Model confidence (mean pLDDT): 85 of 100. Predicted 3D model of a 106-nucleotide RNA (SAM riboswitch aptamer (S box leader)) from Thermosyntropha lipolytica DSM 11003. The source organism's lineage runs through Bacteria, Bacillota, Clostridia, Eubacteriales and Thermosyntropha lipolytica.
Parts: sequence; C1' cells; structure tokens
RNA sequence: UUCUUAUCAAGAGAGGUGGAGGGACGGGCCCGAUGAAACCCGGCAACAGCUGGCUGUGCCAGAAAUGUGCCAAUUCCUGCAGGAAUUUUUUCCUGAGAGAUAAGAA
Repeated sequence: UUCUUAUCAAGAGAGGUGGAGGGACGGGCCCGAUGAAACCCGGCAACAGCUGGCUGUGCCAGAAAUGUGCCAAUUCCUGCAGGAAUUUUUUCCUGAGAGAUAAGAA
C1' cells in the first nucleotide's frame, strides 16, 4: 500500500509546554490570541489480548496491568443513486461511495 470482516447517534480536563492554524479531500458551515496544530500529563471507550461462564469455535459477563484507538459539532453536513413531503424552495428517508479505527491476510 491492497484485500477481507466488524464498528462509526454514546463517552472523554476551566491542566502544562507551544505558538497559527485546524475540522481527510472538493463545496458548505464551523472551531481558533477568552489562544489552533504538535508534545506531555489527564481522561473515555473496550477492537485485540486477558479472566470467568455457557445451549461452546461463537455468545454473554467482568477487569482495564498489555497492543492500539479516541477526547467541538452524527464520520460537523454534503458530494453518487433512488424515494417521500413541500408554501418550488427547502426538509427528510434509504442505499452506495469516500473516510476513520480495530483485527486478520497478501
């Protein structure tokens, strides 16, 4: 990097360093010197791993010392297709795609 499977409506600091950017991409709309990114500490969750149970190769429960991950806004909204409503301009629904994370494989 690619492929497969699962998940993406919940959760998480009025802390330190740092100094202008950030929210994947395009379009929107936002966040930011009442201080962005990044790093440290802290926290959340519980994918793997761990412990226990069973109508056992999967499901349930538990803990959170380990490997990740995450900590504005639904994956902030939308980007393609179909559908519903409508004061014709908007609103809403479903699926796909894209993206993120985990685990496995090449």